[in-house]
RNA sequence: GAUCGGGGUCGGGCGGCGGCACGUCGCGAACCUGGUCAGAUCCGGAAGGAAGCAGCCAUAAGCGGCCUCUGCCGAGCGCCCGGUCCCGCUCGAU
Numbered sequence: 001g002a003u004c005g006g007g008g009u010c011g012g013g014c015g016g017c018g019g020c021a022c023g024u025c026g027c028g029a030a031c032c033u034g035g036u037c038a039g040a041u042c043c044g045g046a047a048g049g050a051a052g053c054a055g056c057c058a059u060a061a062g063c064g065g066c067c068u069c070u071g072c073c074g075a076g077c078g079c080c081c082g083g084u085c086c087c088g089c090u091c092g093a094u
Base pairs, nucleotide, nucleotide: 001091002090004088005087006086007085008084009083010082011081012080013079014078015077017074018073019072020071021070023066024065025064026063027062033058034057035056036055041050042049043048
């Protein structure tokens, strides 16, 4: 110095794992969300109209579950590629 084998380290790729987001289902507001507004109230001579609590329905913030795709993040996870350092066998040169 070369081939081969092994190890450390750095970078890249793919996969897996964990977390977050997206998505989806459910729950979810006495009043300061919406709809419908019993009762009651108000306006009107009347016909009618108005505001609107409770309840119900739908949902916001938020909480919980779910699983597949997708995106982001992470690391004493795995494999592959490359750089570099170290070790070993063999071969060669000085």
Bacterial small signal recognition particle RNA from a Coriobacteriales bacterium, 94 nucleotides, folded computationally.
The sequence was found by an Rfam model in a public genome assembly.